[in-house]
RNA sequence: GAAAAAGGUAAACCCUGGGUAACCAGGGGGCACAAAGCCACGGGUCCUGACUGGAAUCAGGAUAGCCGGGUUACCGAA
Numbered sequence: 001g002a003a004a005a006a007g008g009u010a011a012a013c014c015c016u017g018g019g020u021a022a023c024c025a026g027g028g029g030g031c032a033c034a035a036a037g038c039c040a041c042g043g044g045u046c047c048u049g050a051c052u053g054g055a056a057u058c059a060g061g062a063u064a065g066c067c068g069g070g071u072u073a074c075c076g077a078a
Stems, first nucleotide, its partner, number of pairs: 001075001008033002013028006031065001037071003041068003044063007
């Protein structure tokens, strides 16, 4: 992050399985992505529980394709 080249990932949805749930894994599928590789450190959002009239608060969990940050990586114009 321009032009290409080699590639890569895989949204929604469907099937199977796990989980109270958010959500995750496998198969199909292809919206999109120059880090849409990896990491839960900060914020956001979501789920569960406690307290509770409610909000707030606390504890645990999820989300990296919500943002920031860290780190690794293909090509190589400005």
Molecule: c-di-GMP-I riboswitch aptamer
Organism: marine sediment metagenome